[in-house]
C1' cells in the first nucleotide's frame, strides 16, 4: 500500500401569510371549520460523473417463501411498487456550473397533504475512524 474480520461514531430538509367554506353545533342570531382546495411560501438522502431533487445506480415503501423460537416474537428470499428537464452561455469536458423557463415527491390519518400528525428516539444507501490478521 492492498485485502480479510470485528468494533465505534455519524448518517433528511421544508408553508410567512391571505382567501374560500364541504361539514359540525345551535330554537334563532350566529359560532367553529382544509398548513390537504385556491393564491402565494418553502424543502431536496447516498454513490458515480465538471459541482445533479429531474442523467446512471442505490436507499427508504408493500408483501412474506423459508429459518430460529415453548410462546410472544425476530430475521427475511423471490416478487410488486419506485416521480420529475428543457433552452442559451462559458469551457477540453457540465441535461451537474452561470442565466432563463418548466416539472416531481411512498404509505396510513384527517376537508383531498413533498411540508401537519403517525410508523420513526426506527431503518438504510453510505461516510469517517479504530483494532486485528494476511500479503
Nucleotide at each position: 500500500u492492498c485485502g480479510u474480520u470485528c468494533c465505534u461514531u455519524c448518517g433528511g430538509g421544508g408553508a410567512a401569510g391571505g382567501g374560500u367554506g364541504a361539514c359540525u353545533c345551535a330554537u334563532u342570531c350566529g359560532a367553529g371549520a382544509a398548513u390537504u382546495c385556491c393564491c402565494a411560501a418553502u424543502c431536496g438522502g447516498u454513490g458515480g460523473u465538471a459541482u445533479a431533487g429531474c442523467c446512471c445506480a442505490c436507499g427508504a415503501g408493500c408483501c412474506g417463501a423459508g429459518a430460529c423460537g415453548c410462546a410472544a416474537g425476530u430475521c427475511a428470499g423471490a416478487g410488486c411498487a419506485u416521480g420529475a428537464u428543457c433552452c442559451g452561455g462559458u469551457g477540453u469536458g457540465a441535461c451537474u456550473c452561470c442565466g432563463g423557463g418548466g416539472c416531481c415527491g411512498a404509505c396510513c390519518g384527517u376537508a383531498c397533504a413533498g411540508u401537519c400528525g403517525g410508523g420513526a428516539u426506527a431503518a438504510a444507501a453510505g461516510a469517517a475512524g479504530g483494532a486485528u490478521c494476511g500479503c

The RNA shown here (FMN riboswitch aptamer (RFN element)) has 135 nucleotides and comes from a Candidatus Roizmanbacteria bacterium. Model confidence (mean pLDDT): 82 of 100. Lineage of the source: Bacteria > Bacteria candidate phyla > Candidatus Roizmaniibacteriota.